[in-house]
RNA sequence: GGUGGAGUGGAGAAGGGGUUAUCUCGUCAGGCUCAUAAUUUGAAGGUCGUUGGUUCGAAUCCAACCUCCAUCA
Numbered sequence: 001g002g003u004g005g006a007g008u009g010g011a012g013a014a015g016g017g018g019u020u021a022u023c024u025c026g027u028c029a030g031g032c033u034c035a036u037a038a039u040u041u042g043a044a045g046g047u048c049g050u051u052g053g054u055u056c057g058a059a060u061c062c063a064a065c066c067u068c069c070a071u072c073a
Stems, first nucleotide, its partner, number of pairs: 001072007010025004018056001027043005049065005
């Protein structure tokens, strides 16, 4: 440099045009306990890699760019 794949709360993943962006773990607060763990209830935390485009409507489709992975040279 060519080709292909990926980027979504702190971590790991789902969601592939429309209804409040969902799940597990984690964090914080409360309950339970003498206390801790376990368990249970609740809360915070995302402008879906960036910028444009298509569309009545984009995390989702298209283009360019950025980062990472694989492969070829």

Transfer RNA from Nitrosomonas sp., 73 nucleotides, folded computationally. The organism belongs to Nitrosomonas, within Bacteria. The sequence is in RNAcentral, with records from ENA. The coordinates come from a structure-prediction model, not an experiment, and the mean pLDDT is 83.